[in-house]
Context: one part of a larger RNA
């Protein structure tokens, strides 16, 4: 010097990335409880009070024939105490914002989350003695001893309010025209050979599928979703006009935001003092609508800030108990 425990004086988060550790609370019974809210909740919200022991009175059940005993209420008086849930065992509260609805799952061995799943919503294939899908060379199997209220793929995630605008590419679905197409079918016509019959190469027109070009449709399919000039009676600004280019130019809703470079924007709040944090403005480098946009009670070993209690986290260390370390034997 470590390591486990444990106490502690005045302050108490000054400590740190951050209250990490550790303290505080901790049962029960009574009183009490707020925003908000899907009315169920939130809630054990918060908060306060009491509990042992003797003993007096009154009462209430139950049992005794009585006296009188148990179990309780209620009011009074005494004690003793630090402490009566007395050892053990035993939520700290509360407040405001993000993501996710929720209870689940998950990297066995460094990540439990805001990541998967979910119920719940859509798009799409499938009409069934081989359904489509999937695995198999096939038989045969799965789906399913199911039959569109089903089964398979694919986004999306309760719930509330909604989900604009673009089919030019790319995919995907429809089209009895026409173009372009292959084996074949055709055979005009030429070539070798031969005396010739033939035999044998070659081969134009024309007709010849799906595909592709072409015509439409389709975004909860991939995916996309503008520039530049001027204008109003202070200034600034631009409802308003012009002009280019696109398929079309970003709707509602949110916005410095798990997104904001420039940034610690600006303004208010909270502190004495805030790069965080709330609430706003919007100049959205680069938000935006099932790659879902916005809110939302609960709930969460999730993640921000913010108060209260608490405390050796710290200011600033110390003391004890035990185990090591170490010394001597």
């Nucleotide at each position: 010097u470590g390591g486990u425990g444990u106490u502690g004086a005045a302050g108490g988060a000054a400590c740190u990335c951050g209250g990490c550790a550790a303290a505080u609370u901790g049962c029960c019974c009574u009183c009490g409880u707020a925003a908000c809210u899907u009315c169920g909740g939130a809630a054990g919200a918060a908060g306060a009070g009491g509990g042992c022991c003797c003993u007096u009175a009154u009462u209430g059940c139950g049992g005794g024939c009585a006296a009188c005993c148990g179990c309780g209420a209620u009011a009074g008086g005494g004690g003793g105490g630090c402490a009566c849930a007395g050892a053990c065992c035993a939520g700290g509260g509360g407040g405001u914002g993000g993501c996710g609805a929720c209870u689940g799952u998950u990297u066995a061995c460094u990540a439990a989350a805001a990541a998967c799943a979910c119920a719940g919503g859509g798009c799409u294939c499938u009409g069934c003695g081989a359904a489509g899908c999937c695995a198999g060379u096939a038989c045969g199997g799965c789906g399913a001893c199911g039959u569109a209220u089903a089964g398979g793929g694919u986004c999306u995630g309760a719930c509330g309010c909604c989900u604009g605008c673009c089919c030019g590419g790319u995919g995907c679905c429809g089209g009895a025209a026409g173009g372009u197409u292959a084996a074949g079918a055709g055979g005009a016509g030429g070539g070798g050979u031969g005396c010739a019959a033939g035999c044998u190469c070659u081969g134009a027109a024309u007709c010849g599928a799906a595909g592709c070009c072409c015509c439409g449709g389709u975004a909860a399919a991939c995916g996309g979703c503008g520039g530049c000039c001027g204008u109003a009676a202070c200034u600034a600004u631009a409802a308003c006009g012009g002009u280019c280019c696109u398929a079309a130019g970003g709707u509602a809703g949110c916005g410095a935001a798990a997104u904001u470079c420039c940034u610690u924007g600006u303004c208010g709040g909270g502190u004495a003092a805030g790069u965080u944090c709330c609430g706003a403005c919007c100049u959205g480098c680069a938000c935006g609508a099932a790659u879902g946009g916005c809110g939302u009670a609960a709930c969460g070993a999730c993640u921000u800030c913010c108060c209260c209690g608490c405390u050796g986290u710290c200011u600033c260390c110390a003391g004890c108990a035990c185990c090591a370390a170490c010394u001597c034997a």